[in-house]
């Protein structure tokens, strides 16, 4: 000191659920709650996921048109680092 991770032990995070709030949805904050985790501690969206407001295309309606509205497809400039892979640091110490 690097590997490794034990029904140690001290600490530590929080799923889903609910409650409150934000958001257009994914989702995110706060407080309950705790499935789990040895980095579920940090960074960043490369694969990869989810969402599709905005546009964009088509449809349909009202219309001379222009609009607008209706519905479906398209899409990330919106998420997710508790999906995989990477970077930095870091608590314990049995085999």
């Nucleotide at each position: 000191a690097g590997c490794c991770g034990a029904g140690a032990a001290a600490g530590g995070c929080a799923a889903a659920u609910c409650c409150g709030g934000c958001g257009a949805a994914a989702g995110c904050c706060g407080g309950a709650g705790g499935c789990g985790c040895a980095g579920a501690g940090c960074c960043g969206a490369g694969g990869g996921u989810c969402u599709a407001a905005a546009g964009c295309c088509a449809u349909a309606u009202u219309c001379c048109a222009c609009a607008a509205u209706u519905u479906g497809g398209c899409c990330a400039c919106g998420a997710c680092a508790g999906c995989c892979a990477g970077g930095c640091a870091g608590c314990c110490g049995a085999a």
Annotation
The RNA shown here (c-di-GMP-I riboswitch aptamer) has 95 nucleotides and comes from an Anaerolineaceae bacterium. Lineage of the source: Bacteria > Bacillati > Chloroflexota > Anaerolineae > Anaerolineaceae.